[in-house]
Molecule: SAM riboswitch aptamer (S box leader)
Organism: Halobacillus locisalis
RNA sequence: CUCUUAUCCAGAGUGGCGGAGGGACUGGCCCUGUGAUGCCCGGCAACCAACGAGUUAUAGACUCGGAAAGGUGCCAAUUCCUGCGAGGCUGAAGCCUUGGCAGAUGAGAG
Numbered sequence: 001c002u003c004u005u006a007u008c009c010a011g012a013g014u015g016g017c018g019g020a021g022g023g024a025c026u027g028g029c030c031c032u033g034u035g036a037u038g039c040c041c042g043g044c045a046a047c048c049a050a051c052g053a054g055u056u057a058u059a060g061a062c063u064c065g066g067a068a069a070g071g072u073g074c075c076a077a078u079u080c081c082u083g084c085g086a087g088g089c090u091g092a093a094g095c096c097u098u099g100g101c102a103g104a105u106g107a108g109a110g
Stems, first nucleotide, its partner, number of pairs: 001110008013041001015040003021031003025083001027081002042075003047071002051065006079102001084099006
């Protein structure tokens, strides 16, 4: 980097360092010297691993549970909204529902 698969309306600081950008991209709309992004500490969660119980036909696979000192991840706004399509409401502006694309993260494969 590519592929497969699961999840993405919950949750997480009045801390320290440091000083100008940040929210992937488009268009919006926002955050930010009342200190952003980042780093450290702290925290959240529970994908994998580990543990316990169960189902099944060995292998293995699956389901449930609690914990969290292991491997990741995450800690403004639903993935902030949106982009392509379908449906519904409305006089219109616009609004709602839903599928997809893109993206993020885990796990597996190349």